[in-house]
RNA sequence: CGAAGAAAAGCCAAACUAUUUGCAAAAAUAGGACGGAAAGCUACGGAUCUCUUGUAAGACCGCCGGGUUGCUAGAU
Numbered sequence: 001c002g003a004a005g006a007a008a009a010g011c012c013a014a015a016c017u018a019u020u021u022g023c024a025a026a027a028a029u030a031g032g033a034c035g036g037a038a039a040g041c042u043a044c045g046g047a048u049c050u051c052u053u054g055u056a057a058g059a060c061c062g063c064c065g066g067g068u069u070g071c072u073a074g075a076u
Stems, first nucleotide, its partner, number of pairs: 001074001004072002011036002016031006034062001040068003044065003048059003
């Protein structure tokens, strides 16, 4: 500097189940693995979803981009 994710080492954990929190979307913990090279972080843009309908407040980054940090590896 950094295409790439082959190998190796490790990492995360969808659906579903239980408990708890929340009006809800959802979240946390435990079990569980469908998948993931950022499935790390960040609601910045778009999308989606919720509600007590305010035009306000929320949820979601495992929907797509952006920003930022990082693992392996080494084409050059």

Background: A computed fold for a 76-nucleotide RNA from Epsilonproteobacteria bacterium (ex Lamellibrachia satsuma), annotated as c-di-GMP-I-GGC riboswitch aptamer. Its Rfam family is "c-di-GMP-I-GGC riboswitch aptamer". Gene Ontology term of the family: cyclic-di-GMP binding. Its mean pLDDT, the model's own confidence on a scale to 100, is 77.